[in-house]
RNA sequence: CCGCGCGGGAGAGUUCGGACGGCGAAAUGCCGGCCGGCGCCGAAGGAGCAACUCCUCCCCGGAACCUCUCAGGCAGCAGGGACCGCACGGG
Numbered sequence: 001c002c003g004c005g006c007g008g009g010a011g012a013g014u015u016c017g018g019a020c021g022g023c024g025a026a027a028u029g030c031c032g033g034c035c036g037g038c039g040c041c042g043a044a045g046g047a048g049c050a051a052c053u054c055c056u057c058c059c060c061g062g063a064a065c066c067u068c069u070c071a072g073g074c075a076g077c078a079g080g081g082a083c084c085g086c087a088c089g090g091g
Base pairs, nucleotide, nucleotide: 001090002089003088005086006085007084008083013038015037016036017035018034020032021031022030023029039074040073041072045070046068047067048066052062053061
């Protein structure tokens, strides 16, 4: 430095509308995913600038949690999750 396992791991709409399906005696009720609108988040990935780094110097190269939000995500659960810790293996 890389890989694998375990643990920890944030942010942002329980938003508006449409048709459909389910529950219900019914409702202006509840639930579900789909489509559309506006708003928002940044810590997979991507892109950009760049302190810095490499070099005698320049160029090239590398380079963020900074920036942009393409992607992804925005009740809870689940999933994902940079990064951190522990352990094991390889170079």